[in-house]
């Protein structure tokens, strides 16, 4: 000193002043009302984005039960609650710090290019075997040979998957037997499946015994799929309340209607039509209020806990609430940063002048999370190398 790993804080491209213009809250004064004037305070984010999850709220009598259909996926904890968030166990990846992934492949079906003989009840491309049958050569037996016995070749029929090649991945490893050569074929030790004991630990799991088994010979389930828990629906343009205008006709009955879709059950509404809902075509309003910002909020401090967080005590409300959507523009000063000139040693700077305020980016019920996009800036803690001491 390099280099890497986790994590916190901050919004910010500035500050100060003065002019003038916007939303909202409060105050005072003014006005006959509508409403005007003045002061005061205050006005977009870390993600306001994505709408990708949980929720609160607000409707819907059916939220009952079942399909279909989603959702989620080791194991404990936390939280309103989740696919979050904290701690563990396994697996991989890195020298380390770390940082990723997680139900089940022996229920069953797909699918794994290209190379390769073969890609899972899966093979003979190169290559090994003369043991068994064929041929081929010789020799000996025999009176002669079709016979017999012998030696020797031949991979022809036929045996093998041990050895090599292909591949991301090819039928567990080692050693010995046995083979004509070979092979869990066979054995012994490892792995590997199972089931039982012991001990750890709430658990996932860990670490040990000894038994039985020659053993399914791969991956891949954000493929179907199987298992296991779980799931009323909509949704802020949810919904409410005033105010004004208005015009209804038609259909629906083996009933009609009831907040995703299909069946039971439930419930309202009817009894042949005037009903309660529903559809269709037509008119009429499209104004004002609320929801609407005080809320699982937030700041200190003590206690608990390995953590996430929880609990108790005191303080504080710090003011965004528009409603086609508001926070702006212009002036000087000074900060920073560039581009030009000049001093100055070439340099560190110092002056004048001229621009210029910087990335991703702007609430619209609200809140707690995850995920993308971006600009630094400081802190803090951890690993690895050099060096020195």
């Nucleotide at each position: 000193g390099a280099g890497g790993g986790g994590g916190u804080u901050a919004a910010g491209a500035g500050g100060c002043g003065g002019u003038u213009g916007c939303g909202c809250a409060g105050a005072g004064c003014c006005u006959a009302a509508g409403g005007g004037c003045u002061c005061u305070g205050u006005g977009a984010g870390g993600a306001a984005a994505g709408u990708c999850c949980g929720g609160g709220c607000u409707c819907c009598a059916u939220a009952g039960g079942g399909g279909a259909g989603g959702a989620u996926g080791c194991c404990g904890g936390g939280u309103a609650a989740u696919a979050c968030c904290c701690g563990g166990a396994g697996g991989g990846a890195g020298u380390a710090a770390u940082c990723c992934c997680u139900g089940g492949a022996a229920a069953g079906g797909g699918c794994c290019a290209c190379a390769g003989a073969a890609a899972a009840c899966a093979g003979a491309c190169c290559g090994c075997c003369a043991a068994c049958g064929g041929c081929c050569a010789g020799g000996c037996a025999u009176g002669g040979a079709u016979u017999g016995c012998u030696u020797g070749g031949u991979g022809c029929g036929g045996g093998c998957a041990a050895g090599g090649g292909u591949g991301a991945a090819a039928a567990g490893g080692u050693g010995g037997g046995g083979u004509a050569a070979g092979a869990g074929c066979c054995c012994a030790c490892c792995g590997c499946a199972g089931a039982c004991c012991u001990g750890g630990g709430u658990a996932a799991c860990c670490a040990g015994g000894g038994c039985u088994g020659g053993c399914a010979c791969g991956g891949u389930a954000a493929c179907c799929c199987c298992c296991a828990u779980c799931c009323g629906g909509a949704g802020a343009a949810a919904g409410g309340c005033c105010a004004a205008a208005g015009a209804g006709a038609g259909c629906c009955a083996u009933g009609g209607g009831g907040u995703g879709c299909c069946c039971c059950g439930c419930c309202c509404c009817a009894a042949a039509a005037u009903a309660a809902g529903g559809c269709u075509c037509g008119g009429g309003u499209a104004g004002g209020c609320c929801g609407c910002u005080u809320g699982a909020g937030c700041c200190u401090g003590a206690g608990g806990g390995a953590a996430a967080c929880c609990u108790c005590a005191g303080g504080c409300c710090u003011a965004a609430g528009a409603g086609a959507a508001a926070u702006a523009a212009c002036c000087g000063c000074c900060c920073u940063g560039a581009a030009g000139a000049g001093c100055a040693a070439a340099a560190a700077g110092c002056u004048c002048c001229u621009c210029a305020g910087a990335a991703c980016a702007g609430a619209a019920c609200c809140c707690g999370g995850c995920u993308u996009a971006c600009u630094u800036a400081a802190c803090c803690c951890c690993c690895u190398c050099u060096c020195u001491a």
Predicted 3D model of a 389-nucleotide RNA (Bacterial RNase P class A) from Caldimicrobium sp. The organism belongs to Caldimicrobium, within Bacteria. Rfam family: Bacterial RNase P class A. Rfam links the family to the GO terms ribonuclease P activity, dimeric ribonuclease P complex and tRNA processing.